Record summary: Model confidence (mean pLDDT): 84 of 100. The RNA shown here (transfer RNA) has 72 nucleotides and comes from Psammoneis japonica.

[in-house]
């Protein structure tokens, strides 16, 4: 050129069309002479943009961007 997957928190994933989550990391407390570990809290998301389906989309379906990956 063609084809294929991926975009959710600060990071690394998760998430059966009906209440957005987990671990790490960051803040704050507990404990200690101080720290470090170890506990407990509580905060952080316009789910990459734009458009449809639907009562109802992070999920389904078009479209764009941006990244990885496979053919030549």
């Nucleotide at each position: 050129a063609g084809g294929a997957a991926a975009a959710u928190a600060g990071u690394u994933c998760a998430g059966u069309g009906g209440c957005a989550g987990a671990a790490c990391a960051g803040u704050g407390g507990u404990u200690u002479c101080c720290a470090a570990a170890a506990c407990c809290a509580a905060a952080g998301g316009c789910c990459a943009g734009g458009g449809g389906u639907u009562c109802a989309a992070g999920u389904c379906c078009c479209u764009u961007u941006u990244u990885u990956c496979c053919u030549g």
NCBI's taxonomy places the organism under Eukaryota, Sar, Plagiogrammaphyceae, Plagiogrammales, Psammoneis. Its Rfam family is "tRNA". Rfam classes the family as a transfer RNA.